[in-house]
Molecule: c-di-GMP-I riboswitch aptamer
Organism: Deltaproteobacteria bacterium ADurb.Bin151
RNA sequence: CUCCUCUUUUGCCAAACCAGGAGUAAUCCUGGGACGGAAAGCCACGGGUCCGUUCGACGAACGGAUGGCCGGGUUACCUGA
Numbered sequence: 001c002u003c004c005u006c007u008u009u010u011g012c013c014a015a016a017c018c019a020g021g022a023g024u025a026a027u028c029c030u031g032g033g034a035c036g037g038a039a040a041g042c043c044a045c046g047g048g049u050c051c052g053u054u055c056g057a058c059g060a061a062c063g064g065a066u067g068g069c070c071g072g073g074u075u076a077c078c079u080g081a
Base pairs, nucleotide, nucleotide: 002081012037013036017032018031019030020029021028022027035068041074042073043072045071046070047069048066049065050064051063052062053061054060055059
């Protein structure tokens, strides 16, 4: 530097749900809790989905959310070859 996840180790994260809190909402934070994860670390760049507002409507625009929806970018640990 590249590849693999057959083997091994140290560990890591934390779904649903519950309690408290923030927010109009989607949803998020803290604690408990583990469904799962080999990037379930980070990033809203593209798509999707969700929420809010506006417009008479089809629908569109603007703002927000979702990284555990997909793609992409970027950083990192261990064993073996």